About this RNA: The RNA shown here (THF (Tetrahydrofolate) riboswitch aptamer) has 98 nucleotides and comes from Ruminococcus bromii. The prediction has a mean pLDDT of 77. Of the family's consensus pairs, 82% are formed in the model. The RNAcentral record of the sequence draws on MGnify.

[in-house]
RNA sequence: CAGAGUAGAAAUUUGUGCGUAAAGUGUUUUGCGGACGGGGAGUUGCCGCAAAAACGAAAGAGGCGUUGCUUCUGCGGUACAGAUUUCGCAUCCCGCUG
Repeated sequence: CAGAGUAGAAAUUUGUGCGUAAAGUGUUUUGCGGACGGGGAGUUGCCGCAAAAACGAAAGAGGCGUUGCUUCUGCGGUACAGAUUUCGCAUCCCGCUG
């Protein structure tokens, strides 16, 4: 001087659920907590949880023989898991390979 390597993130897709009687997702604020290449440090960045606030949605068809239940097709910036692809230590010091 060059390079490798993680947690994880995103997209696509498959499966199983949840909601469609509106929870969830997304946004903002506050509080608490957590993680961040092999080692150390680590944020104004990231993630999770709780509370609050504003915003806000897609239903249709059939069956049972009916105040409901259920099936199918959809819908939701929906949950979890698998597959593929892409990205990938905020940053600093040390280490590793050449």